[in-house]
Molecule: Fluoride riboswitch aptamer (crcB RNA motif)
RNA sequence: CCACGCACAGGAGAUGGCAUGCCUCCCGACCCGAGCCGCUCGGGCAAACCACCCUCCGGGUUGAUGAUGCCUGCACUGCC
Numbered sequence: 001c002c003a004c005g006c007a008c009a010g011g012a013g014a015u016g017g018c019a020u021g022c023c024u025c026c027c028g029a030c031c032c033g034a035g036c037c038g039c040u041c042g043g044g045c046a047a048a049c050c051a052c053c054c055u056c057c058g059g060g061u062u063g064a065u066g067a068u069g070c071c072u073g074c075a076c077u078g079c080c
Stems, first nucleotide, its partner, number of pairs: 010026004016071005022066001028045001030044006051061004
């Protein structure tokens, strides 16, 4: 210096928010710039991800969870 693997961190899981010794998936310790320069800040990109059904031009269906709990919003019913 290059390649691979693991780990940490980070990110994602069809409509909002919070939580989780949880589940699955992605991922370059990337690129650029600046600075008080083996560290910090800012910007950019990659991947995961973007539901289901049909006669698929178009029509139809379910759900605020990946899962669980709570909150918020929406819908239905009952009571005051």